The RNA shown here (transfer RNA) has 86 nucleotides and comes from an uncultured Clostridia bacterium. The sequence was found in a public genome assembly. Its Rfam family is "tRNA". By type it is a transfer RNA. Its mean pLDDT, the model's own confidence on a scale to 100, is 80.
RNA sequence: GGAGAGGUAUCGAAGUGGUCAUAACGGCCCUGACUCGAAAUCAGGUAGCGAGCAAUCGCUCGUGGGUUCGAAUCCCACCCUCUCUG
Numbered sequence: 001g002g003a004g005a006g007g008u009a010u011c012g013a014a015g016u017g018g019u020c021a022u023a024a025c026g027g028c029c030c031u032g033a034c035u036c037g038a039a040a041u042c043a044g045g046u047a048g049c050g051a052g053c054a055a056u057c058g059c060u061c062g063u064g065g066g067u068u069c070g071a072a073u074c075c076c077a078c079c080c081u082c083u084c085u086g
Stems, first nucleotide, its partner, number of pairs: 001085007010027003018069001029045005047060005062078005
């Protein structure tokens, strides 16, 4: 240089045009149960940023555009990671 895969919450990851960013499911973490106490197991909870006294509201699927009534999902450009290849 060429080809391909991927970027979603603190981490992994599903979601591939409309039941929703109320983001499943799992990990971490917090609380509780169990235990003499732990581990294991079980139950419940848990995204970030901005505005506001608060209630609450707005925005966020790598970044910026486009298509569409509607985009995490389709198209374009760019950034980053991984794999193969010269």